[in-house]
Molecule: small-subunit ribosomal RNA
Organism: uncultured prokaryote
RNA sequence: AGUUUGAUCCUGGCUCAGAACGAACGCUGGCGGCGCGUUUUAAGCAUGCAAGUCGAACGGCAGUAUGGUUUCGGCCAUAUGAGAGUGGCGAACGGGUGAGUAACACGUAGGUGAUCUGCCCUUGAGUUGGGGAUAGCCCAUGGAAACAUGGGGUAAUACCGGAUACGGUCACGGGACUGUGGUUCUGUGAAGAAAAGCGCUUCGGCGCUGCUCGAGGAUGAGCCUGCGGCUGAUUAGCUAGUUGGUGGGGUAAAAGCUCACCAAGGCGACGAUCAGUAGCCGGCCUGAGAGGGUGAGCGGCCACACUGGGACUGAGACACGGCCCAGACUCCUACGGGAGGCAGCAGCUAAGAAUCUUCCGCAAUGGGGGAAACCCUGACGGAGCGACGCCGCGUGAACGAAGAAGGCGGAAACGUUGUAAAGUUCUUUUCUUGGGGAGGAAUAAGCACAGCAGGUAAUGGUUGUGUGAUGACGUUAACCAAGGAAUAAGCCCCGGCUAAUUACGUGCCAGCAGCCGCGGUAACACGUAAGGGGCAAGCGUUGUUCGGAAUUAUUGGGCGUAAAGGGCGCGUAGGCGGUUUUACAAGUCUGGUGUGAAAUAUCUCAGCUCAACUGAGAAGACGCGCUGGAAACUGUAAGACUAGAAUCUAAGGAGGGGAAGCUGGAAUUCCUGGUGUAGGGGUGAAAUCUGUAGAUAUCAGGAAGAACACCGGUGGCGAAGGCGAGCUUCUGGCCAUAGAUUGACGCUGAGGCGCGAAAGCGUGGGGAGCGAACAGGAUUAGAUACCCUGGUAGUCCACGCUGUAAACGAUGUGCACUAGGUGUUGGGACUCAUAAGAUUCAGUGCCGUAGCUAACGCGUUAAGUGCACCGCCUGGGGAGUAAGCCCGCAAGGGUGAAACUCAAAGGAAUUCACGGGGGCCCGCACAAGCGGUGGAGCAUGUGGUUUAAUUCGAUGAUACGCGAGAAACCUUACCAGGGCUUGACAUAUUUUUGACGUUCACAGAUGGAGUUUUCCCUUCGUGGACAUUUAUACAGGUGAUGCAUGGUUGUCGUCAGCUCGUGCCGUGUUAAGUUGGGUUAAGUCCCGCAACGAGCGCAACCCCUAUUGUCUGUUACCAUCAUUAAGUUGGGGACUCAGGCGAGACUGCCGGUGACAAACCGGAGGAAGGUGGGGACGACGUCAAGUCAUCAUGGCCCUUAUGACCUGGGCUACACACGUGCUACAAUGGUCGGUACAAAGCGUUGCGAAGCCGCGAGGUGGAGCGAACCGCAAAAAGCCGGCCUCAGUUCGGAUCGGAGUCUGAAACUCGACUCCGUGAAGGUGGAAUCGCUAGUAAUCGCGCAUCAGCAUGGCGCGGUGAAUACGUUCCCGGGCCUUGUACACACCGCCCGUCACACCACCCGAGUUGGGGGUACCCGAAGUCGCUAGUCUAACCUGCAAAGGAGGACGGUGCCGAAGGUAUGCUUGGUAAAGGAGGUGAAGUCGUAACAAGGUA
Repeated sequence: AGUUUGAUCCUGGCUCAGAACGAACGCUGGCGGCGCGUUUUAAGCAUGCAAGUCGAACGGCAGUAUGGUUUCGGCCAUAUGAGAGUGGCGAACGGGUGAGUAACACGUAGGUGAUCUGCCCUUGAGUUGGGGAUAGCCCAUGGAAACAUGGGGUAAUACCGGAUACGGUCACGGGACUGUGGUUCUGUGAAGAAAAGCGCUUCGGCGCUGCUCGAGGAUGAGCCUGCGGCUGAUUAGCUAGUUGGUGGGGUAAAAGCUCACCAAGGCGACGAUCAGUAGCCGGCCUGAGAGGGUGAGCGGCCACACUGGGACUGAGACACGGCCCAGACUCCUACGGGAGGCAGCAGCUAAGAAUCUUCCGCAAUGGGGGAAACCCUGACGGAGCGACGCCGCGUGAACGAAGAAGGCGGAAACGUUGUAAAGUUCUUUUCUUGGGGAGGAAUAAGCACAGCAGGUAAUGGUUGUGUGAUGACGUUAACCAAGGAAUAAGCCCCGGCUAAUUACGUGCCAGCAGCCGCGGUAACACGUAAGGGGCAAGCGUUGUUCGGAAUUAUUGGGCGUAAAGGGCGCGUAGGCGGUUUUACAAGUCUGGUGUGAAAUAUCUCAGCUCAACUGAGAAGACGCGCUGGAAACUGUAAGACUAGAAUCUAAGGAGGGGAAGCUGGAAUUCCUGGUGUAGGGGUGAAAUCUGUAGAUAUCAGGAAGAACACCGGUGGCGAAGGCGAGCUUCUGGCCAUAGAUUGACGCUGAGGCGCGAAAGCGUGGGGAGCGAACAGGAUUAGAUACCCUGGUAGUCCACGCUGUAAACGAUGUGCACUAGGUGUUGGGACUCAUAAGAUUCAGUGCCGUAGCUAACGCGUUAAGUGCACCGCCUGGGGAGUAAGCCCGCAAGGGUGAAACUCAAAGGAAUUCACGGGGGCCCGCACAAGCGGUGGAGCAUGUGGUUUAAUUCGAUGAUACGCGAGAAACCUUACCAGGGCUUGACAUAUUUUUGACGUUCACAGAUGGAGUUUUCCCUUCGUGGACAUUUAUACAGGUGAUGCAUGGUUGUCGUCAGCUCGUGCCGUGUUAAGUUGGGUUAAGUCCCGCAACGAGCGCAACCCCUAUUGUCUGUUACCAUCAUUAAGUUGGGGACUCAGGCGAGACUGCCGGUGACAAACCGGAGGAAGGUGGGGACGACGUCAAGUCAUCAUGGCCCUUAUGACCUGGGCUACACACGUGCUACAAUGGUCGGUACAAAGCGUUGCGAAGCCGCGAGGUGGAGCGAACCGCAAAAAGCCGGCCUCAGUUCGGAUCGGAGUCUGAAACUCGACUCCGUGAAGGUGGAAUCGCUAGUAAUCGCGCAUCAGCAUGGCGCGGUGAAUACGUUCCCGGGCCUUGUACACACCGCCCGUCACACCACCCGAGUUGGGGGUACCCGAAGUCGCUAGUCUAACCUGCAAAGGAGGACGGUGCCGAAGGUAUGCUUGGUAAAGGAGGUGAAGUCGUAACAAGGUA
């Protein structure tokens, strides 16, 4: 930074950006320098090499050379001398690995008075005199081999005695210092050494290298100790050599190290024991640091060397390239026996994602041996392989616009790739070829010179100078020359985080993805291309660590509601602790000093051309030890104090505190009796139940058990749970006042102990009412529920268990401090005196300041500010589950995980929406009325069905007499058939020709034939217009997408709302304004108010209508005058009417109500009164609402067809269902006759008068009229009169038959109308449902649009003309306020559990199969130690000898003892039938538990 939400703040997890790596994988790859390279399997290994050396310790010798000799076999001498052997030193270093090890293994600081130390250095004293063997060698024997044995003879610096002993050791004494077995002085006694070699020599000896006994040093090692560094308590007890002592043994050395005896100790909550994991450190990575992770390479220590055990040798080992034994494995074998150990360097096999050459050299550095030369050295120095890492360099530079071509994008213009390329000029790092060519080499032996010490001398010793061989790398580095841009660029990314975008393809497919998430036809997210961004010989991915993460919080977090306070108390350990004095100096502070290896890291400087790399110097190293000092604070010791705490006394107080006993009344039920009669009871309504065998009701009496009305109260008491009738007894705590006493006795409290509601359990009682389970009745789709009738456990008592609750103030305990106000309980004292006031303790409530808090809220009863101590938390789910352990009689409780899975889960607040939440208000919303629909017939639309087609769309309200304001053809989009392809239609360019008309075929489109030759200008060439035709671009589409769109329309709704600016409140979303009090049709207006204003809506402005004035009067009108059949005509300008312009209505006036407002009510006047009536006008928005078929339009699709033409058919079908209508069912009617009164329209392709004909539709006729003139045109209901008389009728008119009229090319499918005849259903319509509040409903006719014709539909017009509205409880819709919410796709929401299916991990599990360690016993190798005296026996002793002795070797034997075996229980894995619960999955099944009062909170 991203991610929970519609949005917000918080909590909280997940994820990303950084750095690092012994890495691996993918794509790619020019060079050099410096590093690094089996992290897996301590798996197994072929082959070669990795430890030898010394002839100046010893005997000797194959061979070779030279000389001599020879019987030619050889032999002798000299020189040289391999290999082997004896002996010395080394082999315990160097090199590898990390299995084991939780330990004095490591780190750090110490101790060793408890020790050793070869070679080396310094120093003292010596180095004498003898002896016996034995390898090699020779001879012989056994064996496949490895190897072994016998005999003979030989040397030593090999081995063994003797002599001597400065010093050393031991024993016994004495003295001094001291820290324990220390140092030192001294006396007596005892035992104990040795080896030679080489050189020189004046032969006397000397020198060097060795050897022996000592002392000191240095180095290395052993042992002991303080402190430090892993996890688990779901490991709580462990221990018999265990802990100590005495004595013996043992070691270089302390020690139960070992043994015998004695004692009974030792360790552990400050974590013993057990289990798991692990080599430790300097360091390395990360981090601001504190920390966290890590222990490759380099360095220090440890451990190991096939596995286990053991000792030998040695200064040093219990020994990587030594020995013995056991085991596993491999190899050889003649089957009898033997051999081996790469965790050395290379290399191989296997394993694995994965890690190199069977290289060169001892030239350098270092090591072993040697006097040295020198030899050995897979240590080491180098090279090779690997982009594995770090660092550096390059792949060219400058100029170059016609902004080339090509690519990509764009409708085009043009943009971009891009100065990029090409081209011109230049350079040569790198590369290729050639050439010469540093440094790593210091010195050794030797030689020369000079000096020094000591010697009679010589060799020699020692110091310095000069000279003096040797290079693996190596065709080195670096340099010079020549050639030539020549040899050299990729990878990842481009939705946000995160720098960088366009096109095409794809179409929830293919795919991407670190998180959020992309993809369902316009994908900046997939794939490709172009362009762009980043890094670069690399770039990405994966893995791991730290960081970000304050997400384990010491630095630096929390716990009322987000995860988190233990149910409550008492109290142990522990932690913390009042005032004061003195002392000490453990903590603390400070000075000095030792150590803290080197390397690394930091700073400075220096060397490789730079850098990496390397070197030098400095600083630091927070730690530990020793030592000097200080004394404030903490601590310790001693003493004192009273403010904390406690106790006592005096006189008091309140209380449902606890336990036991006794007592009481009301109510309930039951029993008995009386009165009394038909019901009672119960519910929303019922039923089960009860009652004529007498209930309910009522009266009286009795019994039983349980609970205690009123008082009663955010009142009291208690630690919490909890405690409520009254009285008595016993008993705990608390409060206040006054005084005294003790003298810090205090706070908290892990474990521990106790208490602990309800339910439950055990035993025994009790049982009235209530009442799980259960039964019945209802309800219901079901109803294992809610409701009703019953009813068992239980509820009650005693004793014992259980030990949990939303045990909550969801708030641990204690102390202190920090504004107040107002109630209330208990007490004190004061002013006072039934009040009240000011005040003080202890409780208990409310409001509130500062402060805190994410907000809500808390706020002296803190969630404020501090201190002390305890408990607890670290994403959601899995899960408070599993297994283990503890407790419990059981139920169950306590403790308490993981795999797996998700990217959230959650808190508080906000705005909407919603509620079978609440309040206020409105509307033909209900109610009150009038008339309908739903039943019939028909008309019309729709669904469905049918069909070749029944074209398409509209489909709850908001589709259905809707698009359509006219389907016979046309329309027409559909179907069948026939024909066309630049097209039926448009534009441009191009080619040809000139119409129109006639005729034939055909169903027609169309085709054929024939005739004909358009118009204008003219410079007579031709040009132009129109039409036709050819060709190319293109046309065309009622094809799909209304979920890509514009426009337009419906609906909520003519509902009163919807917003903004500034300021203010709030962390913020937001709030406020717009809420509130009134009022209105209205967010209309008024008042109030942290709001003040404004906009879109409302209203008004517009039109019609109602009154009137005025102007104008023709085609309108006619009062007066004249005239006529007639406003017919003259005339008139009064009236009506028409058309203009005005007036009028504004709550303006009066009264009342109201708040002095707005406004409302009533009244006057007025044609009209509170919006006069009607219309147009529709806010922000909602429904991805409707329409691509009105039109327009993006991208997609068709192009001899999805285009276009024609004929015929279809849209008109018909078991059926629905909507909207018409006509009726009749007498308020029908029918016949007579008679009256409109408005608004329309008319030249027209309306069409009179007259005549027809029963009629109509025909004929043609006057008049482009219309205030003529016509349509008759208005109808009404009124007057006649008939009908309640019936399927003189109602009703469907249907059908016949005959006609009109329109039209054409009425068959499929028009309307007329006449005659026919005369169906229907007698007022179930559930349900619609419209309407006044000139309205109802009823009556008239006109118009469309139109050739066709109206029961639509749009208008007038005539006649009602009823009812108490009212807002209910239904529907809407507005405002408020409330709840787990909803926000917004209740048509969300969401739970079983079951079914698939997958995944887990639990349990009869068993089965491994690992580990324990205990007991058996067997017992090698070997040390002990014992023994069987066999053998050179040195020494005795002895003349023989022999004996001492000692030794072998043998035997005992203890211990590895591997192995048996038994047993423990622990930890693998596998497993059956079973179990969990998680996740697409649109499965059943219900609807939760969220609203979620419909039973």